Predicted 3D model of an 87-nucleotide RNA (TPP riboswitch aptamer (THI element)) from uncultured Taishania sp. The RNAcentral record of the sequence draws on MGnify. The organism belongs to Taishania, within Bacteria. Its mean pLDDT, the model's own confidence on a scale to 100, is 76.
[in-house]
RNA sequence: ACUUUAGGGGUGUCCGAUAUCCAUUAUUGGGCUGAGAUUUUACCCUUUGAACCUGAUUCGGCUCAUACCGACGUAGGGAAAAGUGAA
Numbered sequence: 001a002c003u004u005u006a007g008g009g010g011u012g013u014c015c016g017a018u019a020u021c022c023a024u025u026a027u028u029g030g031g032c033u034g035a036g037a038u039u040u041u042a043c044c045c046u047u048u049g050a051a052c053c054u055g056a057u058u059c060g061g062c063u064c065a066u067a068c069c070g071a072c073g074u075a076g077g078g079a080a081a082a083g084u085g086a087a
Stems, first nucleotide, its partner, number of pairs: 001084005006046004012032008052077003058071004
């Protein structure tokens, strides 16, 4: 690095539309970032663990935006085994 099987995780934010269940609801369209933002049986990650969670409606920057970038972070947690090949 690849294969097989097993497992873990996230699914926001802004601007609308329709309905009427009157809102603290349901369905749905478009924009932004990203690997991934509801249908792909996808994407990412599995201790060499920043995939993801807590801290956090945190702090700084930026922005239409609780989005996005960075800090926080040699902070605390967090899910695996086998085989094959190369250096």